[in-house]
RNA sequence: GGGCCAUUAGCUCAGUUGGUUAGAGCUACCGGCUCAUAACCGGUUGGUCCUGGGUUCGAGCCCCCGAUGGCCCA
Numbered sequence: 001g002g003g004c005c006a007u008u009a010g011c012u013c014a015g016u017u018g019g020u021u022a023g024a025g026c027u028a029c030c031g032g033c034u035c036a037u038a039a040c041c042g043g044u045u046g047g048u049c050c051u052g053g054g055u056u057c058g059a060g061c062c063c064c065c066g067a068u069g070g071c072c073c074a
Base pairs, nucleotide, nucleotide: 001073002072003071004070005069006068007067010026011025012024013023019057028044029043030042031041032040050066052064053063054062
């Protein structure tokens, strides 16, 4: 220098050919159970979908610039 992949909740990740509510598990918090703790059960909180722009009636999803991390080639 060139190519590819990833980026969504505190963490690990889903998200169907663009369609209305943005989700799961874990963590945290509250409650139940227990003599008590753990485990277990129920619930709650938590999001600028990496940044900026574009396309569209409508973008987490498509296109472009950039950022960070990883892999390959030279």
The prediction has a mean pLDDT of 80. Transfer RNA from a Clostridia bacterium, 74 nucleotides, folded computationally. It matches the Rfam family "tRNA". Rfam classes the family as a transfer RNA. Rfam's curators write: Transfer RNA (tRNA) molecules are approximately 80 nucleotides in length. Its family is annotated with triplet codon-amino acid adaptor activity in the Gene Ontology. NCBI's taxonomy places the organism under Bacteria, Bacillati, Bacillota, Clostridia.